Source information: c-di-AMP riboswitch aptamer (ydaO/yuaA leader) from a soil metagenome, 131 nucleotides, folded computationally. It matches the Rfam family "c-di-AMP riboswitch aptamer (ydaO/yuaA leader)". On this family, see Barrick et al., Proc Natl Acad Sci U S A 2004: "New RNA motifs suggest an expanded scope for riboswitches in bacterial genetic control". The coordinates come from a structure-prediction model, not an experiment, and the mean pLDDT is 77.

RNA sequence: CGCUGAGGCGCUCCGGGAGCGGGGAACCCAAGGGGGCCGACCGGCCCCAGGGGCGAGUCGCCGGACAUCCGGCGUAGCGCAACUCUUUCAGCGCGAGCCCGACAGCUAACCCCGCAGGCGCAGAAAGAGAA
Numbered sequence: 001c002g003c004u005g006a007g008g009c010g011c012u013c014c015g016g017g018a019g020c021g022g023g024g025a026a027c028c029c030a031a032g033g034g035g036g037c038c039g040a041c042c043g044g045c046c047c048c049a050g051g052g053g054c055g056a057g058u059c060g061c062c063g064g065a066c067a068u069c070c071g072g073c074g075u076a077g078c079g080c081a082a083c084u085c086u087u088u089c090a091g092c093g094c095g096a097g098c099c100c101g102a103c104a105g106c107u108a109a110c111c112c113c114g115c116a117g118g119c120g121c122a123g124a125a126a127g128a129g130a131a
Stems, first nucleotide, its partner, number of pairs: 001120004009017001011015001019115006029105001033048006050103001051100004059074006077094004083129007
């Protein structure tokens, strides 16, 4: 200097700020798993498989293990190339991980949280813009 990402900037500076990002949370709208009990309906209670969030990071097949997991080939999707953006062609990568803890649809007011970590690029063409 640049890339990924919300994770960068400034201050009266070790703390807080604007800003960016994420979660929870009404009416309305949407939705209403399975089983058992309360005589039936409405309704209520209990149990089971659970369910949910950040992120591009899902899904399928095969093999080894045989709840878990590991490996391979693909795939939805995501990223890259030096002034910026968009498009096209060719090329190179990723396609993870973590968290909540029985619980959360959407959701205004309101409430809470984060501002990390990891990397090192050197193709072409067109249009618009900036300098």